[in-house]
RNA sequence: GGGCUCGUAGCUUAGUUGGUAGAGCGCCGCAUUCGCAUUGCGGAGAUCAGGGGUUCGACUCCCCUCGAGUCCA
Numbered sequence: 001g002g003g004c005u006c007g008u009a010g011c012u013u014a015g016u017u018g019g020u021a022g023a024g025c026g027c028c029g030c031a032u033u034c035g036c037a038u039u040g041c042g043g044a045g046a047u048c049a050g051g052g053g054u055u056c057g058a059c060u061c062c063c064c065u066c067g068a069g070u071c072c073a
Stems, first nucleotide, its partner, number of pairs: 001072007010025004019056001027043005049065005
């Protein structure tokens, strides 16, 4: 330098014909307990790596850039 795969919440991730972004763990509050843990209920937390394009509408399709992994040189 070139090919391929990937980038979604603090962490691990789901999200197939484009149509409100979900879950588990963690965090916060309440209940339970003498207290802690467990359990139950509720809540906060994602400009979907960045920019541009197509579209009424983009995590999803197209282009460029950045980063990670892998293969070739």

This is a predicted structure of a 73-nucleotide RNA (transfer RNA) from a Candidatus Roizmanbacteria bacterium. Rfam family: tRNA. Rfam links the family to the GO term triplet codon-amino acid adaptor activity. NCBI's taxonomy places the organism under Bacteria, Bacteria candidate phyla, Candidatus Roizmaniibacteriota. Its mean pLDDT, the model's own confidence on a scale to 100, is 82. The sequence was found in a public genome assembly.